[in-house]
A computed fold for a 348-nucleotide part of an RNA from a Candidatus Omnitrophota bacterium, annotated as small-subunit ribosomal RNA, central domain.

Context: one part of a larger RNA
RNA sequence: CUGGGUGUAAAGGGUCCGCAGGCGGUUAGAUGUGUUGGUUCUGAAAUCCUUUGGCUCAACCAAAGAAUUGGAACCAAUACUAUCUAACUCAGGGUCAGGAAGAGGAAGACGGAACUGCCGGUGUAGCGGUGAAAUGCGUAGAUAUCGGCAGGAACACCAGUGGCGAAGGCGGUCUUCUAUUCCUGAACCGACGCUCAGGGACGAAAGCGUGGGGAGCGAUCGGGAUUAGAUACCCCGGUAGUCCACGCUGUAAACGAUGGGUGUUAGGUGUUGGUCCGUUAAGGAUCGGCGCCGAAGCUAACGCGUUAAACACCCCACCUGGGGACUACGGCCGCAAGGCUGAAACCC
Numbered sequence: 001c002u003g004g005g006u007g008u009a010a011a012g013g014g015u016c017c018g019c020a021g022g023c024g025g026u027u028a029g030a031u032g033u034g035u036u037g038g039u040u041c042u043g044a045a046a047u048c049c050u051u052u053g054g055c056u057c058a059a060c061c062a063a064a065g066a067a068u069u070g071g072a073a074c075c076a077a078u079a080c081u082a083u084c085u086a087a088c089u090c091a092g093g094g095u096c097a098g099g100a101a102g103a104g105g106a107a108g109a110c111g112g113a114a115c116u117g118c119c120g121g122u123g124u125a126g127c128g129g130u131g132a133a134a135u136g137c138g139u140a141g142a143u144a145u146c147g148g149c150a151g152g153a154a155c156a157c158c159a160g161u162g163g164c165g166a167a168g169g170c171g172g173u174c175u176u177c178u179a180u181u182c183c184u185g186a187a188c189c190g191a192c193g194c195u196c197a198g199g200g201a202c203g204a205a206a207g208c209g210u211g212g213g214g215a216g217c218g219a220u221c222g223g224g225a226u227u228a229g230a231u232a233c234c235c236c237g238g239u240a241g242u243c244c245a246c247g248c249u250g251u252a253a254a255c256g257a258u259g260g261g262u263g264u265u266a267g268g269u270g271u272u273g274g275u276c277c278g279u280u281a282a283g284g285a286u287c288g289g290c291g292c293c294g295a296a297g298c299u300a301a302c303g304c305g306u307u308a309a310a311c312a313c314c315c316c317a318c319c320u321g322g323g324g325a326c327u328a329c330g331g332c333c334g335c336a337a338g339g340c341u342g343a344a345a346c347c348c
Base pairs, nucleotide, nucleotide: 004319005318006317007302008301012316014202015201016200017199021195022194023193025088026087027086028085029084030083031082034080035077036076037075038074039073040072041071042070049065050064051063052062053061054060092192093189094188095187096185097184098183099182100181101180104178105177106176107175108174109173110172111155115151116150117149118148119147120146121145122144126137127136163170164169207248208247209246210245211244212243216242217241221237222236223235224234259315260314261313262312263311264310267293268292269291270290271289272288273287274286275285276284277283297304298303321348322347323346330341331340332339333338
């Protein structure tokens, strides 16, 4: 390279946008690019292959043929492909009109429960904690209880097998700004599409920088236990952090361990958002999601099964025995931590 693969054996990029590139709906015409056929020229000889012949055979040698799958010119074909021209459409995509839904995003305001602290009242000897204890708190009045004030963080019930988002993710209430999706109509555009190396943007938690904030929780740390020991599990404290603003980092079991798009292939059942039929009903039809069970089919099995891991096509990414190695070196990025790219010797 060919081939074979990527849910769990090695292998889907964390996600999306998107230039180049690859691929691309229907009809007619033109050209004749690719494509196909024919003719001619060329494709040295030797070698290889076939046949025949020569050395007593063979190796070897000779002759003839075949082959040389390629290149060029010319003639022809026009289905497919390409280019150009003209057109088509509830067919792909988009616009528009009318409806609908939602924890989609950003900013601001507000609310109650709980918690901690402080102030005041009542009240007295314990509280707390555990398997049991102790450290700890408390007669300078704790715990408990009532009233008040302050602060920070998170939003019980509703809540769903539910919804939204490209993914990460999103949950108190209200307001403003903003984006998307779905349904119905079929008025408009008329292939404007799909995918995407490089590139760009977004990207949980932890971590980093500057400034704020700090109730609860709580790495590191101190103490008490446990234990042979206990750098732990349990307990008492408690710093960074967790929160906010701005900037960086760019990773994850970033998982459905399943890339995106289009079409095709039994059904049943539940739920969610529309539309239509139906007496507002039961029920039914249809489009878009989210689940379960299953025909055919697939799979090594498990399982998947119209939300495919089935049947096909298009584009991208990735894999190629285990360790060495999510390493070294180099390069790029980063304030750093480190990230991305990514070997070899050697061992089995």
Model confidence (mean pLDDT): 88 of 100. The source organism's lineage runs through Bacteria, Pseudomonadati and Candidatus Omnitrophota. The sequence was found in a public genome assembly.